[in-house]
Context: one part of a larger RNA
RNA sequence: CUCUUGUUAAGGAACUCGGCAAAAUGACCCCGUAACUUCGGAAGAAGGGGAGCCGCCGCGAGGCGGCCGCAGUUAAGAGGCCCAAGCGACUGUUUAUCAAAAACACAGGUUUCUGCUAAAGCGCAAGCCGAGGUAUAGGAGCUGACUCCUGCCCAGUGCCGGAAGGUUAAGGGGACUUGUUAGCGCAAGCGAAGCAAAGAACUGAAGCCCCGGUGAACGGCGGCCGUAACUAUAACGGUCCUAAGGUAGCGAAAUUCCUUGUCAGGUAAGUUCUGACCCGCACGAAAGGAGUAACGACUUGGGCGCUGUCUCAACAGGAGGCCCG
Numbered sequence: 001c002u003c004u005u006g007u008u009a010a011g012g013a014a015c016u017c018g019g020c021a022a023a024a025u026g027a028c029c030c031c032g033u034a035a036c037u038u039c040g041g042a043a044g045a046a047g048g049g050g051a052g053c054c055g056c057c058g059c060g061a062g063g064c065g066g067c068c069g070c071a072g073u074u075a076a077g078a079g080g081c082c083c084a085a086g087c088g089a090c091u092g093u094u095u096a097u098c099a100a101a102a103a104c105a106c107a108g109g110u111u112u113c114u115g116c117u118a119a120a121g122c123g124c125a126a127g128c129c130g131a132g133g134u135a136u137a138g139g140a141g142c143u144g145a146c147u148c149c150u151g152c153c154c155a156g157u158g159c160c161g162g163a164a165g166g167u168u169a170a171g172g173g174g175a176c177u178u179g180u181u182a183g184c185g186c187a188a189g190c191g192a193a194g195c196a197a198a199g200a201a202c203u204g205a206a207g208c209c210c211c212g213g214u215g216a217a218c219g220g221c222g223g224c225c226g227u228a229a230c231u232a233u234a235a236c237g238g239u240c241c242u243a244a245g246g247u248a249g250c251g252a253a254a255u256u257c258c259u260u261g262u263c264a265g266g267u268a269a270g271u272u273c274u275g276a277c278c279c280g281c282a283c284g285a286a287a288g289g290a291g292u293a294a295c296g297a298c299u300u301g302g303g304c305g306c307u308g309u310c311u312c313a314a315c316a317g318g319a320g321g322c323c324c325g
Stems, first nucleotide, its partner, number of pairs: 001320008010311002014309001019306001028050004036041001038145001052067006068072001080304007087296002092104002108143007121128002146291004151221003156218002158214005165209003171203002177197004183190002222240005249283001250280001261277005
């Protein structure tokens, strides 16, 4: 010097990205216990007090008296707590070996498919699964307890329905034409039938076009200008465009660039935090919106307690390193 353990004056988070680590709290009995709440909880809330041994009394909880120690849950083992906010309702699950989470799942909600030889799935098939189930069932998608809700747009894309018209395949259909030649003709040539070649009109389904519907389907949800008797602002008006121009709620947010926005709170001092404001670069309603008791080895801010985290280091035990033998 390194590792590990213990103790420490005064201070007590000044350390640090951050109380990381450590300290502190601790079982049991008694008293006592707030906001909020889904009335179950929150709650061991918080905050206090007690404790050994012997004798007597009492059914007992216990009461009275006595004894010892610095100290009686005498060692060990055994919650730190509170306030506020975000996210996720919750218990669960996960990157075996850097991530345990706000990610996944979840009950619940909703859409859609499926009438049974079900749909979906595996397989070339046989067959299997679904299921020895039958729409209170099974498959798929989205959302994710609960509470209050879930606005407008069907123009595009998708899906569903429709069948009048347009388009449209094979097939059907066979016109015109061509080759060949019996025959006719002096010749040039014409040319039946047959056999070939070629193949028009017409007919012809789904689909597409078309007509409707459909958003808890994929998705989308404007611009400019003017206007009120201070100013400012604009309930109001004009105009252009659109399928329709973002409703409720929330909002510098896990979303805000400008930005450490502005105001207020907390601090002596606060780029973080909380409450507001709204100018939302670029929130917004099941890729759900806003709340929410309980829960969380989650994240953020503050406080009490406590401490060698620190001011600032010291000493001691153990193990190594190092030196001599």
Notes: Large-subunit ribosomal RNA, domain IV from a Clostridia bacterium, 325 nucleotides, folded computationally. The RNAcentral record of the full RNA draws on ENA. Its Rfam family is "Bacterial large subunit ribosomal RNA". Its family is annotated with structural constituent of ribosome and ribosome in the Gene Ontology.